FMN riboswitch aptamer (RFN element) from Nocardioides jensenii JCM 1364 = NBRC 14755, 155 nucleotides, folded computationally. The model forms 97% of the base pairs in the Rfam consensus. Taxonomically the source falls in Nocardioides jensenii (Bacteria, Propionibacteriales, Nocardioidaceae, Nocardioides).

RNA sequence: UCGCGUGCUCUGGGGUCGGUGCAAUUCCGAGCCGGCGGUGACUGGACGAAGAGGUUCUUCGCCCGGAAGUCCGCGACCCGGUCACAACCAGUGAUCGGUUGACCAGGUGAGAUUCCUGGACCGACGGUCAAAGUCCGGAUGGGAAGUGCACGCAG
Numbered sequence: 001u002c003g004c005g006u007g008c009u010c011u012g013g014g015g016u017c018g019g020u021g022c023a024a025u026u027c028c029g030a031g032c033c034g035g036c037g038g039u040g041a042c043u044g045g046a047c048g049a050a051g052a053g054g055u056u057c058u059u060c061g062c063c064c065g066g067a068a069g070u071c072c073g074c075g076a077c078c079c080g081g082u083c084a085c086a087a088c089c090a091g092u093g094a095u096c097g098g099u100u101g102a103c104c105a106g107g108u109g110a111g112a113u114u115c116c117u118g119g120a121c122c123g124a125c126g127g128u129c130a131a132a133g134u135c136c137g138g139a140u141g142g143g144a145a146g147u148g149c150a151c152g153c154a155g
Stems, first nucleotide, its partner, number of pairs: 003153006010146001016030004032133001033123002035074004042066004047061006069121002078098008103119005125137003
């Protein structure tokens, strides 16, 4: 340094102004927000070499980091099967499975749904004087992908 295992830890942002109305942070107009990992031609930094220049810049090499709401994968939510507890139902727990939103055009280029420009689009369930990505609630909860730390094993 890489791989595997165990334990612990961490892990989601956003309703502002105006309009209509008996009533809307739910409708309408404008504005606001974007989880985790991968990819990424963009970008920051360290080091080395060469060149120009005059105290900076360019190119190349190498290392470290950041970078996609719409691409690839993961997850909460939701639905179901099986098993256990339960006379049954409901419920709880374990486990297995299913479902799970939305991007185009132009530019550059060998190569871009990732860069640049422009215009779009999307967002669980229950509640509510009136329909919710943003309010209230389950939830001071649960939990995976994953982050960090520690320990162990192997090379």